[in-house]
Context: one part of a larger RNA
RNA sequence: CGUCGAGAUUUGAGAAGAUUUGUCCCUAGUACGAGAGGACUGGGAUGAGGGAAUCCCUGGUGUGCCGGUUGUUUCCAUAAGAAGCAUCGCCGGGUAGCUAGAUUCCCAACCGAUAACCGCUGAAAGCAUCUAAGUGGGAAGCGGACUUCAAGAUUAGAUCUCAUUGCGUAAGCAUUAAACCCCUUCUAGACUAGGAGGUUGAUAGGCGGGCGGUGGAAGUAACGUAAGUUAUUGAGCCUACCCGUACUAAUGGUUGAGA
Repeated sequence: CGUCGAGAUUUGAGAAGAUUUGUCCCUAGUACGAGAGGACUGGGAUGAGGGAAUCCCUGGUGUGCCGGUUGUUUCCAUAAGAAGCAUCGCCGGGUAGCUAGAUUCCCAACCGAUAACCGCUGAAAGCAUCUAAGUGGGAAGCGGACUUCAAGAUUAGAUCUCAUUGCGUAAGCAUUAAACCCCUUCUAGACUAGGAGGUUGAUAGGCGGGCGGUGGAAGUAACGUAAGUUAUUGAGCCUACCCGUACUAAUGGUUGAGA
């Protein structure tokens, strides 16, 4: 830009992907074979490899969430308590998210037409012959079945719903469905796009509560020569998660359809 203005749900022409493999057990120590050995077939189990999804479990990370601690500087009269720097200073843990050596599932079964090949009936050619007429079986291969994309499939499809209005001779103006700019943002995201929301509001922040993490704050008191211990006290602090609450910020504007 096209597909009559839109929103939602779809059909599938066509395209892409996947369609891999081992071992063990039973059938059965059976058929076969003098023995040694040792099946076809059918059924079951468990791996490898590949793929998808997910974070409940097991772990990792988690750059400032909690705690410990060294050196130094600063606040501070000192101490205590804090803060900066030193790879996040180093160390012990760790929420959400992300993640795999984690978890779950799939690579299965089936149908059709066939290849080599094996057949049935059967003449030409009184026989024979799978073939000439006719007809059956037969592969990890082919076409479906499975997954994904897909109407720019210009043959531009289908269904449902909304709108298709007013003024004007006309040009045109206004308006509706709806959409967009803008704004608050996200488990969405390179940018775009997509989702949620914009006061008729829980979209983000703040605040309150919870979950969860860390592990017993400071101050004070008691005890101890002291390091320190105990009590107040599962204390204090607390990021992304959950619930609630308009306190703050979501102001305002534009486009818009024919026979």